Predicted 3D model of a 356-nucleotide RNA (Bacterial RNase P class A) from a Chloroflexota bacterium.
[in-house]
RNA sequence: UGAGGUGGACGGGCGACCGCCUUAGUUGAUUUUUGCAGCUACGGAGGAAAGUCCGAGCUCUCUCGGAAGGAUGCCCGCUAACGGCGGGGCGGGGUGACCCGACGGACAGUGCCACAGAAACAUACCGCUGCAUAGCAGUAAGGGUGAAAAGGUGAGGUAAGAGCUCACCGCGGAGUUGGAGACAACUCCGGACAAGGUAAACCCCAUCUGGAGCAAGGCCUAAUAGGGGUAGUAAAGGUUCCGAGCCUUACCCGGGUUGGCCGCUUGACCCUUUCGGCAACGGAAGGGCUAGAUAGAUGGUCGCCACUCUGGAUUAGUUCAGAGAACAGAACUCGGCUUACAGUCCACCUCAAGCU
Numbered sequence: 001u002g003a004g005g006u007g008g009a010c011g012g013g014c015g016a017c018c019g020c021c022u023u024a025g026u027u028g029a030u031u032u033u034u035g036c037a038g039c040u041a042c043g044g045a046g047g048a049a050a051g052u053c054c055g056a057g058c059u060c061u062c063u064c065g066g067a068a069g070g071a072u073g074c075c076c077g078c079u080a081a082c083g084g085c086g087g088g089g090c091g092g093g094g095u096g097a098c099c100c101g102a103c104g105g106a107c108a109g110u111g112c113c114a115c116a117g118a119a120a121c122a123u124a125c126c127g128c129u130g131c132a133u134a135g136c137a138g139u140a141a142g143g144g145u146g147a148a149a150a151g152g153u154g155a156g157g158u159a160a161g162a163g164c165u166c167a168c169c170g171c172g173g174a175g176u177u178g179g180a181g182a183c184a185a186c187u188c189c190g191g192a193c194a195a196g197g198u199a200a201a202c203c204c205c206a207u208c209u210g211g212a213g214c215a216a217g218g219c220c221u222a223a224u225a226g227g228g229g230u231a232g233u234a235a236a237g238g239u240u241c242c243g244a245g246c247c248u249u250a251c252c253c254g255g256g257u258u259g260g261c262c263g264c265u266u267g268a269c270c271c272u273u274u275c276g277g278c279a280a281c282g283g284a285a286g287g288g289c290u291a292g293a294u295a296g297a298u299g300g301u302c303g304c305c306a307c308u309c310u311g312g313a314u315u316a317g318u319u320c321a322g323a324g325a326a327c328a329g330a331a332c333u334c335g336g337c338u339u340a341c342a343g344u345c346c347a348c349c350u351c352a353a354g355c356u
Stems, first nucleotide, its partner, number of pairs: 001352010012305007020044002023041006046327001050338002053336005058213004062245006069209005074088005089103001090101004104204002109202002111198003125143002127139005151169006170193001171190008217262004227253005236248003269288008307324007
């Protein structure tokens, strides 16, 4: 200097004028009034508010047990919990920094491995060798097909070959050591060490798991029609099914209200310091209250400054002009994941080239 990897931050600031919303105070009119009008003050949309994918808080659904269904899947930790996060192990990718993993079981059983190929739960098409030669016998080294063809490399041996033999590797078994553990290292034994792969196929094993959701649900007010029909004395119903218990008539059509209030923001909350821990995170002390709308507020204009880019002037410093500024808007709340993001900046790490 260039190219990469990981983590993080910003994505505007200040002021003036006008405008909107909650809360508090205050004034006025008013029989009263939570309603109306005015004034003042504090506050008022993210890091993803998006997706609605997981987990919960909360609300309703009668109780208990079981089943089905669903989800997860190496080890150790964190957490309210999770399919999340941290650290590690093993496997794969990359020169590397790093990244990815749907990571229990194939000796419980069932299924599948198309096409090609001679053959895919076990061979001989070509080839090689021998002989009594157009055939017979041996062979699985070499070639071909394929995702995959009786483990790999080398040496010996053989008619030619082959774990046929040997060395190393791989594979299987046993033991020792280290580690909390997943696992790792070492030693010994084994050459019928032929019998593969696939579970993001069914399945088996272990662990977890009711259902529906703020349009949940609760209260007030007022008016109307408890009007009509079907079934029925035990059926049926009670938020998947079965069993037991408990409670209750069940279902359909039609009518009224589509108004107001609550839920609705003090939280597994945020900030600072400190202690423990590799970390995720946890403990202690101190400080803070930071939207609550309801057809849905949180805005508009102007000026100055800052940032980036382009061009000019200038020895540098600096200065002038022009242009630009992403994704995107709370609606019960929180912890995660995933997706979108113009441009700019910071820190650490890796590789390459050059210089000193």

It was read from a public genome assembly, where an Rfam model found it. It matches the Rfam family "Bacterial RNase P class A". By type it is a ribozyme. Gene Ontology terms of the family: ribonuclease P activity, dimeric ribonuclease P complex and tRNA processing. The source organism's lineage runs through Bacteria, Bacillati and Chloroflexota.